[in-house]
Context: one part of a larger RNA
RNA sequence: GGACCUCAGAUCAGGCAAGGCUACCCGCUCAGUUUAAGCAUAUCACUAAGCGGAGGAAAAGAAACUAACAAGGAUUUCCCUAGUAGCGGCGAGCCAAUCGGAAAGAGUCCAGCUUGAAAAUCUCACGGUUACACCGUGCGAAUUGUAGUCUGGAGAGGAGUCCUCUGCGACAGACUGAGCCCAAGUCCCCUGGAAAGGGGCGCCAGAGAGGGUGAGAGCCCCGUCGAGCUCGGACCCUGUCGCUCCACGAGGCGCGAUCGACGAGUCGGGCUCUUUGGGAAUGCAGCCCUAAGUGGGUGGUAGAUUCCAUCCAAGGCUAAAUACGGGCAAGAGACCGAUAGCGAACAAGUACCGCGAGGGCAAGAUGAAAAGGACUUUGAAAAGAGAGUUAAAAAGUGCUUGAAAUUGCUGGGAGGGAAGCAAAUGGAGGUCGCGGGUGCGCUUCGGUCGUUUGUGGAACG
Repeated sequence: GGACCUCAGAUCAGGCAAGGCUACCCGCUCAGUUUAAGCAUAUCACUAAGCGGAGGAAAAGAAACUAACAAGGAUUUCCCUAGUAGCGGCGAGCCAAUCGGAAAGAGUCCAGCUUGAAAAUCUCACGGUUACACCGUGCGAAUUGUAGUCUGGAGAGGAGUCCUCUGCGACAGACUGAGCCCAAGUCCCCUGGAAAGGGGCGCCAGAGAGGGUGAGAGCCCCGUCGAGCUCGGACCCUGUCGCUCCACGAGGCGCGAUCGACGAGUCGGGCUCUUUGGGAAUGCAGCCCUAAGUGGGUGGUAGAUUCCAUCCAAGGCUAAAUACGGGCAAGAGACCGAUAGCGAACAAGUACCGCGAGGGCAAGAUGAAAAGGACUUUGAAAAGAGAGUUAAAAAGUGCUUGAAAUUGCUGGGAGGGAAGCAAAUGGAGGUCGCGGGUGCGCUUCGGUCGUUUGUGGAACG
C1' cells in the first nucleotide's frame, strides 16, 4: 500500500409524502343543555365537539335482492307510499320499506382446472427510435406460478358449417385563450363657474346596456351592437376528404350432452354491549363454540317436520343522474345603504383587553379643479387683522348639509308665597295683516282742456 471486517460524516439513480385546507363526502368516537311542564328508560341524537382519510365530487353499485305477482331485475337522487307499518315510562315523542311515476343509465375483472411442441409473462439498465409508445441487447423477477382462456347470465372441450370485423392523416366546425375593427351634432339661442339642463334645427340605430366627462349626454370618450375579423391551442366530439386495408387473428349463431373447479376462524349458534321502525333480537362489535356441498343464505313471531319460491355470502373495479357556508372564475338582484349591510365600505381580525384558550371596537364625503390662502402688518410662536383663490370659504384640511340636549357672548323681559301647568281678565313689547289720512317717483289706461302738426270734408267767402 492492497484486500477483508466494522463503518462516523457526506453525496446520490430510483422511490415515498407524514403537513396544510376542509363547504360538500367516508370511517371512528360520542355528550350535555333541551323536551317530557318534576325525573331515571326515552328525547335532544346514532347530533355538537373530538380523531382519521379522500375527491372534484365522495360513498354506493351489478343481488347469498325484492317479492308471492300475469312477477320484477346494479347503484344513486326526486315525487308518492307516509307522518303510514312499527318502536315508545305505548307518555313525551320517534319513524322506515316494497310497489308505482320520474332523472340518469353500463357493465365487468380475479381466486378457484389442464399452455404442455416447450414462461408463451414482467421490472430495470444500455442502445436505437417515427418518443406517454415501439425495437434490440444484457442482468434480474418468476414453476412455493408470471401470461393466455374462463367468472355462474355460465363456461370449457367436441364435431359441423355459415356470418361479421382496419387503422392513420389533412381540413373545417364546435370548445378555448389573446388581440383588433366597429354608426350618428360638440350646430344656433338662453340660464349657469361649468351644459350633458331649457328652446330650436338635425343625424344614427342589428348600437336608446352601462360607465366617464365641471349638473339629466343614443350621436364628446370608453364601450354597446355586429353567430364581425385575426392569431394560437392538449384531449375529446361532429362533418368532409385522402391514404392504407386480409389473417397462423378476433367475435357471433345453431348441434350434441363429455366435463363443469365457484372465496373458513367464515357462515351459523350462545352470552354481552350498542344500535335500529325492526317488535322471542335490524345491523355492528367483543368473547366462547364453530360448519356444509343433492350444500348454504333469505322468505319481518321463537321451535320441530315437510314442501315451495328466490338468490350464491365470506374477493375486486365501474361513468351519469346527487351534494357543496372551503378554493378558483363569472353573471345577476322587487336585498342593505355607514347605529343598516359581513365583526370589518377606511393601515380589520387591526388597535385594544386577557398569563392563556379567547374576546374584539370606533372610524366613509373640501372642491369641477388645490386654484390648499402669495403678499403686507401685529406677535417669540400659536394665532390674528387685511389682502387673494373660488360659483360659494356661511366649502380652509376629521373641511358637503350641519338637528337636539348643552355652553359662551349679545339684545329684550320678569322677580315674596319654588319653578312649571290650566282658565279668565288686564297691561307691555315684538311681528304679521287690515282700514283711514298723507307725500314723492315711474309705467299703463281713460276723460277733459290747450298747443303744434298730418289727412279728409262742409259752410261762409
A computed fold for a 461-nucleotide part of an RNA from Ceratopteris richardii, annotated as large-subunit ribosomal RNA, domain I. The prediction has a mean pLDDT of 81. It matches the Rfam family "Eukaryotic large subunit ribosomal RNA". The family is grouped with related families in Rfam's "LSU clan". Rfam 15.1 lists 107,465 matches to the family in 2,616 species. Gene Ontology terms of the family: ribosome and structural constituent of ribosome.